[in-house]
RNA sequence: GAUAGAGGUGCGGCUGCGAUGAGUCGCAGUCCGGAGGGUGCUCAUGCCCGGUGAAGGACUGUUAAAGGCAAGGCCGCCGAAGAGGAGAGUCUGAGCAGCUCUGCUCUGGUGCUGUACUGAAUAAGUACCGCACUGUCAUCAUGUGUGAUGGAGAGCUAUC
Numbered sequence: 001g002a003u004a005g006a007g008g009u010g011c012g013g014c015u016g017c018g019a020u021g022a023g024u025c026g027c028a029g030u031c032c033g034g035a036g037g038g039u040g041c042u043c044a045u046g047c048c049c050g051g052u053g054a055a056g057g058a059c060u061g062u063u064a065a066a067g068g069c070a071a072g073g074c075c076g077c078c079g080a081a082g083a084g085g086a087g088a089g090u091c092u093g094a095g096c097a098g099c100u101c102u103g104c105u106c107u108g109g110u111g112c113u114g115u116a117c118u119g120a121a122u123a124a125g126u127a128c129c130g131c132a133c134u135g136u137c138a139u140c141a142u143g144u145g146u147g148a149u150g151g152a153g154a155g156c157u158a159u160c
Stems, first nucleotide, its partner, number of pairs: 001160005008078001010077006018069001026062007036049004040096004081107004086102005108134005114128005136151006
């Protein structure tokens, strides 16, 4: 360097039973109100709605969806993958956000407490601290069962 392989509540993608979102938004009506409101966010501009009553509020009736979660199933896999910056492209009138790509850095894997952030959330996720379990390598000890310490996937095992 090439090929094959192992870790286990292992990783990712697609689908989606179901719940949440929510008796909320919206819509309709009555009343109060009295000049603004809408178009992912901001600015500009345009357009649209508005004293035949905007925003906002109370009550009544009716009543969603998206993002996020997820039983089960299918597929691809073992840097599987995840996270954080950067750059380029796309979209826009411009910036942000979103989406796509490239490269850099960090993380062996899983579970759990705590903190912070995202989130409608008590769901879920991400980061960090700590703990437990687990695979692996090195060194030391050993009663040969294992134990202690240290390391990292740019690792480990097998073959060439």